This is a predicted structure of a 479-nucleotide part of an RNA (small-subunit ribosomal RNA, 3' major domain) from a metagenome. Its mean pLDDT, the model's own confidence on a scale to 100, is 81.

[in-house]
Context: one part of a larger RNA
């Protein structure tokens, strides 16, 4: 100087407390374990475990079995040959790739007309290619975490033999090393804050595909039409919030408490943004890359299988155990997004998943699009008209192909489960809880992820205690 303390002082955080909802069942999903020819690999306290994976039937795929190739699936260079390359089809044998035989279409560009230049293909030899092989403890890059915590440092000066100290400590204050005052310090940098995006108010500009108050027309009805530019909205440019004003308090400071005005008040809400560093944290399997290793295989292609196994254990979720409910009927109000190998109105058929026609739209125009919670009726506390696992049967769709191993529909079946032990998790407001909607990935497949809106709470006395963190101080046989 640090680190540590079941030392002290002060302070903060859904850290506790006060509340609300969960984790127990069944299933989905990830992991451990076990099994397996293989169940590819990585991630492992917080900071792994619906994680890499924003889609494992084939492909993906890295794993296993078998079959096949060896200058190679891919790149550059050399030699020789050809002028096309390529595409379609038939036959033989095959699980397929690879292999063998044949038919048809096509007949490269430039040119000094020289196989001269370029390009392509085939064959050959060698340099080489190739490796999701190894080392994240050789690395770059990227990322997690402490932590959006308020810290981390430097120059000059001063003090100290020196390591170092001072500044950065102290008195107040703040979300903040934020600001004020003081002071052997005076300044400065990276962080904080602000500048950026978005939501909330308003003015102006603009008015289609969006809007419809007034006027006219038309319809069973609808901005449907003429028209309008008010309103909503769209999207550009501005305004607006600064403790600016008032009172109190404070040290005449910084600030704090209350009030006015205001759409908004003291950081207005949310986001992006992560200092010096810590964990030899994670990643050589995104990519890049040193060393090491394989080179008729640890490379490459194909078929099938596996990653989907199942005594069990754990994490994360979904659906429930019901009456604030279930079923039937009725029926209004969103927002974000997506759409051409696409989204599909409307009509017909089907109980349905869907099918067959047909129409509009590269979309403020058409479409996905139906929002769900709401209201009315029945059920009357039961393993039920709760719950829906599991299983049998029949189908639909996607796709070469749903056996291993897809999703959905219909009929039948009707398991556990009656609010959950110890322990433990999330959340402080448009939040929790609850309700539906969209998107990425995607042929198909979502209870996951990312986003969107609807309804919409309870509680916080307080900081003694648990956890984490910050500042000062003290002890130490630790570095």
């Nucleotide at each position: 100087u640090g680190a540590c303390g079941g030392g002290g002082a002060c302070c903060c955080g859904c850290a506790c407390a006060a509340g609300c909802g969960g984790u127990g069942a069944g299933c989905a999903u990830g992991u451990g374990g076990u099994u397996u020819a293989a169940u590819u690999c990585g991630a492992u306290g917080c900071u792994a475990c619906g994680c890499g994976a924003a889609a494992a039937a084939c492909c993906u795929u890295a794993c296993c079995a078998c079959c096949u190739u060896u200058u190679g699936a891919c790149a550059u260079a050399c030699c020789u040959a050809u002028c096309g390359c390529g595409g379609a089809c038939u036959c033989c044998a095959u699980a397929a790739u690879g292999g063998g035989a044949g038919u048809c279409c096509u007949u490269c560009g430039g040119u000094u007309c020289g196989g001269c230049c370029g390009g392509a293909u085939a064959g050959g030899a060698u340099a080489c290619a190739g490796g999701u092989g190894u080392u994240g403890c050789a690395u770059g890059g990227c990322u997690g975490u402490c932590g959006u915590c308020a810290g981390c440092u430097c120059g000059u000066g001063u003090c100290g033999u020196g390591a170092g100290a001072u500044g950065u400590u102290g008195g107040g204050u703040u979300a903040a090393g934020u600001c004020c005052c003081g002071c052997a310090a005076c300044g400065a940098g990276c962080g904080c804050a602000a500048c950026c995006c978005u939501c909330a108010u308003u003015u102006c500009u603009a008015g289609u595909u969006g809007c419809u108050a007034a006027c006219g027309g038309g319809u069973u009805a609808u901005g449907c039409c003429g028209a309008g530019a008010a309103c909503u909205c769209u999207a550009g440019a501005g305004a607006a919030a600064c403790u600016g004003c008032c009172c109190g308090u404070g040290a005449c400071a910084a600030g704090c408490g209350g009030g006015a005005g205001g759409a908004a008040g003291g950081u207005g809400g949310g986001g992006a943004c992560g200092a010096c560093g810590u964990c030899a944290a994670g990643u050589c399997a995104u990519c890049a890359u040193g060393g090491c290793c394989c080179u008729u295989a640890c490379a490459a292609g194909g078929u099938g299988g596996g990653c989907u196994a199942c005594a069990c254990a754990c994490g994360u979720g979904c659906u429930a155990c019901a009456a604030u409910g279930g079923c039937g009927g009725u029926g209004a109000c969103a927002a974000u997004g997506g759409g051409a190998a696409g989204c599909u109105a409307c009509c017909u058929c089907g109980c349905g998943a869907g099918a067959g026609g047909a129409u509009g739209c590269a979309a403020a125009u058409c479409u996905c699009u139906a929002a769900a919670a709401g209201c009315c009726g029945c059920c009357u506390c039961a393993g039920u008209u709760c719950a829906g696992a599991u299983u049998g049967g029949a189908g639909u769709c996607u796709g070469c192909a749903a056996c291993u191993c897809g999703a959905c529909u219909c009929c039948a079946u009707g398991a556990a489960g009656c609010u959950g032990g110890a322990a433990u998790c999330g959340c402080u407001a448009g939040u929790a809880a609850u309700c539906g909607u969209g998107g990425a990935u995607c042929a198909g497949c979502a209870u996951g992820c990312c986003a969107c809106g609807g309804u919409g709470a309870a509680u916080a006395c307080g900081u003694u205690c648990c956890c984490g963190g910050g500042u000062c101080u003290u002890g130490u046989a630790c570095a």